[in-house]
Context: one part of a larger RNA
RNA sequence: UGACGGGGGCCCGCACAAGCAGUGGAUUAUGUGGUUUAAUUCGAAGCAACGCGAAGAACCUUACCAGGUCUUGACAUCCGAUGCAUAACUCAGAGAUGAGUGAAAUCUCUUCGGAGACAUCGAGACAGGUGGUGCAUGGUUGUCGUCAGCUCGUGUCGUGAGAUGUUGGGUUAAGUCCCGCAACGAGCGCAACCCCUAUUGAUAGUUGCUACGCAAGAGCACUCUAUCGAGACUGCCGUUGACAAAACGGAGGAAGGUGGGGAUGACGUCAAAUCAUCAUGCCCUUUAUGACCUGGGCUACACACGUAAUACAAUGGCGCAAAACAGAGGGAAGCAAGACCGCGAGGUGGAGCAAAACCCUAAAAGGCGUCUUAGUUCGGAUUGCAGGCUGCAACUCGCCUGCAUGAAGGUGGAAUUGCUAGUAAUCGCGGAUCAGCAUGCCGCGGUGAAUACGUUCCCGGGCCU
Numbered sequence: 001u002g003a004c005g006g007g008g009g010c011c012c013g014c015a016c017a018a019g020c021a022g023u024g025g026a027u028u029a030u031g032u033g034g035u036u037u038a039a040u041u042c043g044a045a046g047c048a049a050c051g052c053g054a055a056g057a058a059c060c061u062u063a064c065c066a067g068g069u070c071u072u073g074a075c076a077u078c079c080g081a082u083g084c085a086u087a088a089c090u091c092a093g094a095g096a097u098g099a100g101u102g103a104a105a106u107c108u109c110u111u112c113g114g115a116g117a118c119a120u121c122g123a124g125a126c127a128g129g130u131g132g133u134g135c136a137u138g139g140u141u142g143u144c145g146u147c148a149g150c151u152c153g154u155g156u157c158g159u160g161a162g163a164u165g166u167u168g169g170g171u172u173a174a175g176u177c178c179c180g181c182a183a184c185g186a187g188c189g190c191a192a193c194c195c196c197u198a199u200u201g202a203u204a205g206u207u208g209c210u211a212c213g214c215a216a217g218a219g220c221a222c223u224c225u226a227u228c229g230a231g232a233c234u235g236c237c238g239u240u241g242a243c244a245a246a247a248c249g250g251a252g253g254a255a256g257g258u259g260g261g262g263a264u265g266a267c268g269u270c271a272a273a274u275c276a277u278c279a280u281g282c283c284c285u286u287u288a289u290g291a292c293c294u295g296g297g298c299u300a301c302a303c304a305c306g307u308a309a310u311a312c313a314a315u316g317g318c319g320c321a322a323a324a325c326a327g328a329g330g331g332a333a334g335c336a337a338g339a340c341c342g343c344g345a346g347g348u349g350g351a352g353c354a355a356a357a358c359c360c361u362a363a364a365a366g367g368c369g370u371c372u373u374a375g376u377u378c379g380g381a382u383u384g385c386a387g388g389c390u391g392c393a394a395c396u397c398g399c400c401u402g403c404a405u406g407a408a409g410g411u412g413g414a415a416u417u418g419c420u421a422g423u424a425a426u427c428g429c430g431g432a433u434c435a436g437c438a439u440g441c442c443g444c445g446g447u448g449a450a451u452a453c454g455u456u457c458c459c460g461g462g463c464c465u
Stems, first nucleotide, its partner, number of pairs: 007465007015455002019419005026310008034301002042053002064296007073126001077125002079122005088101005106117004128285002131283003137279002139274003142270001144268001149188006155164003168179003194262004199230007208220003233256001236250005312412001316371005329360003334353002339348003378409001383404007425447007
């Protein structure tokens, strides 16, 4: 000077408290540990690993294993020779690959010397490595933490390490601002500038909208779309305060004291994570730790943990109707309407649409009837049969449908999580990945609460001592 203290003071945060909904019990999904295995590829490990890398493992992916193969190589550059090849077909093979047939017989430029491209063969320089080291590194990321801090110049003080400034009195979400002060200034952070949203004006008006009974026409008032503006600044009033900063109350206002949300992450900490995104030093490997192929594995299963989904029911299940109301997205190797077939998944067919136009698209919770407390008309696991779809191929190992089957489960011990408002809870919808596969992830809207006395205590953090 820091760090630490079951030392002190002050102050914050869903930290506690007050509430609401859960987790921990059941079944399933998924990740992990363990065990097993020829292999169950590798990484991630308290918070900050565990629905994490993976925005999608049947083959591929794929890095793992078994077997079959190759050795200048699957990929790059250089040299020489050749233009016999490639494509297609036949045979052998699990395929990689090997053998054979073989139309046309290499393309482009040209100063006709050649040059370049492609393919095959040959020799070596070399290629290759998801092999090791994240404790050799770059880059990127997590975390404390969107916490309010971290520093510098000059001056002053101290032998010096250092101190001062940055402490103090107030105040703030804030080292925010005010006042004071041997300090005076400045930088990185805070805030603002950026985006979305809430109000409104102007401009623009198709594919959007419609004051007319319908249509057409017409129009741009309204809704909306998308560009530029206005608007909020403690600006105004009162009280308190130190005549300050500011706080409290009020007016006006769509919005009030940061209006709500996002992006934005200081100096640093954890030898934190990543050599498997990528790059890279060194080490190792070179007929193999490289490359190709087929099949298997990553999907195993006594068990343990995490994260979710669905339930245990009446605020519910089931049925009915001509059923009402969104937002945000996606669509050409695509989205696909009406119609017809099928109980259904789906099929036939293909109007329209590169989309404010057409399609996905039906929103669901909501309304009416029934069931009457039961392991049930709750719950749907599991299993059997029959089908559909994608795809070369659903046995290992996909998703969906119908019929049948109808398990555990009666609200969950100790413990523990999230959330302060359009939030929690609940309800559906869309997208990325993607041939197919979503209870995950990322978004979107509908309905829409309860509670906060307070800071003694638990946890984390800031300042002074």